[in-house]
């Protein structure tokens, strides 16, 4: 220096051939119990890395910039 994947909720990751933003686990509230975990209900929590481009509409497609991990020299 080349080239390849990957960046979504507090940790782990789904997701869409372009049109509702989701699950686990953590958190909070409530139920239950003598009490405590544990167990059932609910809640809240997202600039979908960042800037731009195509589109009536982009997390998804296109292009660069950050990081991150690998691989070759």
């Nucleotide at each position: 220096g080349c080239c390849c994947a990957c960046g979504u909720a507090g940790c782990u990751c789904a997701g869409u051939c372009g049109g509702g933003a989701g699950a686990g686990c953590a958190u909070u509230u409530g139920c239950a119990u003598g009490g405590u975990a544990a167990g059932c209900a609910a809640a809240a929590g997202g600039u979908c890395a960042c800037c731009a481009g195509u589109u009536c509409g982009a997390u998804u497609c296109u292009g660069g910039u950050c990081g991150u991990g690998g691989g070759c020299u």